[in-house]
The RNA shown here (SAM riboswitch aptamer (S box leader)) has 106 nucleotides and comes from an Anaerolineaceae bacterium. Its Rfam family is "SAM riboswitch aptamer (S box leader)". From the family's description: The SAM riboswitch is found upstream of a number of genes which code for proteins involved in methionine or cysteine biosynthesis in Gram-positive bacteria. Model confidence (mean pLDDT): 83 of 100. The model forms 97% of the base pairs in the Rfam consensus.
RNA sequence: GACUCAUAGGGAGUGGGGGAGAGAACCGGCUUGAUGAACCCACAGCAACCGCCGAAGGCUCGGAAAGGUGCUACAUCCGGCAGGCACGCCGCCUGAAAGAUGAGCG
Numbered sequence: 001g002a003c004u005c006a007u008a009g010g011g012a013g014u015g016g017g018g019g020a021g022a023g024a025a026c027c028g029g030c031u032u033g034a035u036g037a038a039c040c041c042a043c044a045g046c047a048a049c050c051g052c053c054g055a056a057g058g059c060u061c062g063g064a065a066a067g068g069u070g071c072u073a074c075a076u077c078c079g080g081c082a083g084g085c086a087c088g089c090c091g092c093c094u095g096a097a098a099g100a101u102g103a104g105c106g
Base pairs, nucleotide, nucleotide: 001105003104004103005102006101007100013043014042015041016040017039021032022031023030026080027079028078029077044072045071046070049068050067052063053062054061055060076098081095082094083093084092085091
C1' cells in the first nucleotide's frame, strides 16, 4: 500500500507521563471518561499469525513460548448494503462492504 490469503462472540494491568474527550471514517444509537479516558513510556500479562522443536509428508496435528509482531472495557460495542426467516411489537440468520491484526508480495 484502491495488492493476495488467513483470523476475529474467548483471553489479558499496574505504575509514571498526559490532560478532555474516546470507542477507525461518516450517520444513528449505546457505552465510557476529572473515582482522570485517548495517546506515550516502563514493567507485567494474554494469545499463538510468523519463527522454534517434534510427528506426518497431508487439507495438517501436537508442544514450548527465548525471538518478530499483535493485543490487554462493551461481539470489529450495535446498526446503516444485500438476501432469507419472522411479523401485532421487540427482532433473528447468512453474506457483503469497510476497518483491524498477521504472513506474503510490491